Overview:
A computed fold for a 508-nucleotide part of an RNA from an uncultured Cytophagaceae bacterium, annotated as small-subunit ribosomal RNA, 5' domain. The coordinates come from a structure-prediction model, not an experiment, and the mean pLDDT is 84.
Context: one part of a larger RNA
RNA sequence: GGAUGAACGCUAGCGGCAGGCCUAACACAUGCAAGUCGAACGAGACCUUCGGGUCUAGUGGCGCACGGGUGCGUAACGCGUAGGCAAUCUACCCGAUACAGGGGAAUAACACGGGGAAACUCGUGCUAAUACCGCGUAAUAAAUGAGAAGGCAUCUUCUUAUUUUAAAAGCUUCGGCGGUAUCGGAAGAGCCUGCGUCCUAUUAGCUAGUUGGUAAGGUAACAGCUUACCAAGGCGACGAUAGGUAGGGGAACUGAGAGGUUGAUCCCCCACACUGGUACUGAGAUACGGACCAGACUCCUACGGGAGGCAGCAGUGAGGAAUAUUGGUCAAUGGACGGAAGUCUGAACCAGCCAUGCCGCGUGUCGGAAGACGGCCCUCUGGGUUGUAAACGGCUUUUCUUUGGGAAGAACACGCUCUUGCGAGAGCAACUGACGGUACCAAAGGAAUAAGCACCGGCUAACUACGUGCCAGCAGCCGCGGUAAUACGUAGGGUGCAAGCGUUGUCC
Numbered sequence: 001g002g003a004u005g006a007a008c009g010c011u012a013g014c015g016g017c018a019g020g021c022c023u024a025a026c027a028c029a030u031g032c033a034a035g036u037c038g039a040a041c042g043a044g045a046c047c048u049u050c051g052g053g054u055c056u057a058g059u060g061g062c063g064c065a066c067g068g069g070u071g072c073g074u075a076a077c078g079c080g081u082a083g084g085c086a087a088u089c090u091a092c093c094c095g096a097u098a099c100a101g102g103g104g105a106a107u108a109a110c111a112c113g114g115g116g117a118a119a120c121u122c123g124u125g126c127u128a129a130u131a132c133c134g135c136g137u138a139a140u141a142a143a144u145g146a147g148a149a150g151g152c153a154u155c156u157u158c159u160u161a162u163u164u165u166a167a168a169a170g171c172u173u174c175g176g177c178g179g180u181a182u183c184g185g186a187a188g189a190g191c192c193u194g195c196g197u198c199c200u201a202u203u204a205g206c207u208a209g210u211u212g213g214u215a216a217g218g219u220a221a222c223a224g225c226u227u228a229c230c231a232a233g234g235c236g237a238c239g240a241u242a243g244g245u246a247g248g249g250g251a252a253c254u255g256a257g258a259g260g261u262u263g264a265u266c267c268c269c270c271a272c273a274c275u276g277g278u279a280c281u282g283a284g285a286u287a288c289g290g291a292c293c294a295g296a297c298u299c300c301u302a303c304g305g306g307a308g309g310c311a312g313c314a315g316u317g318a319g320g321a322a323u324a325u326u327g328g329u330c331a332a333u334g335g336a337c338g339g340a341a342g343u344c345u346g347a348a349c350c351a352g353c354c355a356u357g358c359c360g361c362g363u364g365u366c367g368g369a370a371g372a373c374g375g376c377c378c379u380c381u382g383g384g385u386u387g388u389a390a391a392c393g394g395c396u397u398u399u400c401u402u403u404g405g406g407a408a409g410a411a412c413a414c415g416c417u418c419u420u421g422c423g424a425g426a427g428c429a430a431c432u433g434a435c436g437g438u439a440c441c442a443a444a445g446g447a448a449u450a451a452g453c454a455c456c457g458g459c460u461a462a463c464u465a466c467g468u469g470c471c472a473g474c475a476g477c478c479g480c481g482g483u484a485a486u487a488c489g490u491a492g493g494g495u496g497c498a499a500g501c502g503u504u505g506u507c508c
Stems, first nucleotide, its partner, number of pairs: 001508004006504005013361006019354002021319001026317003030314003035062003040059002043056005069272003078197008088189003093185007101135001103133002110125006141164010170177002198244003205235003210232008247269004251262004274295005297308004325351001327350003333347001334345004364395004374386005400445006409435001415428005452497005457478003463492005473480002
C1' cells in the first nucleotide's frame, strides 16, 4: 500500500447493488417450512330446480431420497484430474415391438361391544378398488444343454432344444388418461484404478480377515464384502504406523511474477440431522420435519404409562467484541400432485433492520473589502491572520417538501378456431402483479433539509500561544516531558481524507 462475513470510538443527508452467528454441531416457547389426486375405490355429511353438485375421514396411487440447513466427523478414492466397468442399476420422460384372457379370497372405512387419564387400542360383523392372490397366454427377456463362427481374456455373436416369468376386460366430461413384458435413448446413481492433496521422526516399525488362494454365501454389481479350509504373506526412510490439525474443489485476496494466505457469499462434490446402533419401505434412503432399540435431556400423567428433537424460515435464552423481521406473495422462475381448473411450496421473488462493503449523488453557485464584528498572534495609538469567509445583492433547484400523472417485469396455462398419423404446432380473444401508487415523469415553493473525523518532532503533508514542570501524560519506531515543550492538555491556525474518519485484529 492492498484486502476484510469484521469489531470498537466519534460522526452521519440520500440512492443503487451486494452482504449479514466467524463464538455453543449449546438448549429451544410459538407459528409456518410436503403434499396432492373424487378422471382408482367404497362410505358418509351438506345442498338440490331431483338432472345432479360440493366437501372429505379411510383404502389406493404418485411425491416426501428433490428443494432448504450445517461443517460435527473425515488426511480418505473424501475431493480434484485422467481413465475404466467384458463387473452394474435406474421411478418419472422420449423412441420402438408385442400384449391386456378368465377367476378368487380378504380388509380399512362403517356398525355393535369393550379397555385406557391420555397416547391409543382390542373383539365381532358387513363392503369396494388401478389394493391383494392363483390360473391361462408370451419372446428378440431369464436359466440350462448342444452345435457353429469370432475375440487378447473372464467371454461375444448366431442356430437349436427344454424350462421359467406379465398385466387394471381399468377410469373418462369420449377430447383423453392409464396397465404389462422387452429393447434402445436421455438423465441420474453405484463400483474400480493411475496421479495430486497439511504438520510432527522429540511417532520406526505396522498388520491375523491381516496378504493371497480354493469353495460356498452375498450384492444391482467386482471384491475378504462374509464364512470354512489352505498357504504365510502384505505395508514401510519414495515415511508405513501413530499423534495433531482440517470438509475438498471451482475460486477469492495479495504479488511484476514465482509464490504466500484463505475456502464467508455463488456453483460442483462429500459428510451430518439430539448421541450411538439397526434395518424396513422403495426405482432410489440405511431416510433433517419416517420407523425400531439404547442413552442423555425436556415435558404431560389419574403413577399404570406416554410425548419430543429448529445444523428449514422467523423468533427466544445462553455464549460472545459481534451478526437482522415471530413481515408479504405464490405475480414471476422452479418443484410435487392432478387430464385440467387448481392446491401446496419460509424453494423463490419481494419488503423490513444494519454506513458491513462497493459504486453514485448532494450539502449550493456568481458577485461582494468598511478587508466589518468576534477569536488568535505580534515588535501593540498600530499590524498580521481567520478571510470573499460572513453580512449584503443576483442566480440555480440535483436533493427536500407539497401536488398530479404513473410503469416494464405478463406471457403462458385454460377457452375457441385451424393444421397434424401421433407427439405437437399456429392463430384469435380474454384472465392474472406480492413488490407498489414503488421506480420514473411533470408542476409549484424556497439556499431552503444535509460535515465530520484524524493528524500537524522526524519517518510524513501540516506551527504558534497558553497551561503543566520526568508530574499529568504521549508513543507505530526513533523517542518527548526535570520552567520559554512545533512531541503532554487546551485554543487559534494549518494538513489529509470525507458520509465517513480513525483505532484494533487477521492475510499478502
The RNAcentral record of the full RNA draws on ENA.